c-di-GMP-I riboswitch aptamer, 87 nucleotides, folded computationally.
RNA sequence: UACUGAUAAAGGCAAACUAGCAGUAAUGCUGGGACGCAAAGCCGUGCGUCCGCUAAAAGAUCUUUAGCGGGUAGGCAGGUUACCAAA
Numbered sequence: 001u002a003c004u005g006a007u008a009a010a011g012g013c014a015a016a017c018u019a020g021c022a023g024u025a026a027u028g029c030u031g032g033g034a035c036g037c038a039a040a041g042c043c044g045u046g047c048g049u050c051c052g053c054u055a056a057a058a059g060a061u062c063u064u065u066a067g068c069g070g071g072u073a074g075g076c077a078g079g080u081u082a083c084c085a086a087a
Base pairs, nucleotide, nucleotide: 004085005084012037013036017032018031019030020029021028022027035074041080042079043078045077046076047075048072049071050070051069052068053067054066055065056064057063
């Protein structure tokens, strides 16, 4: 330095649920709370997935496809940065 990752040390994050707030929604933020996490740090670039609007087809309130806008980093990949060091 690269890989690897412990019943190690010091620290870190925080699912479900919940209270408040924001948003049409997906969902987000703050507090409580811990299922888990060695990148569960950061970046929506690709795939996936979710929401909204518009259009088309069939048709009837739903489905499919396309476009546009948005969410998700705890779905996967990619990019990037980083703590510790037993085997």
Description:
The sequence was found by an Rfam model in a public genome assembly.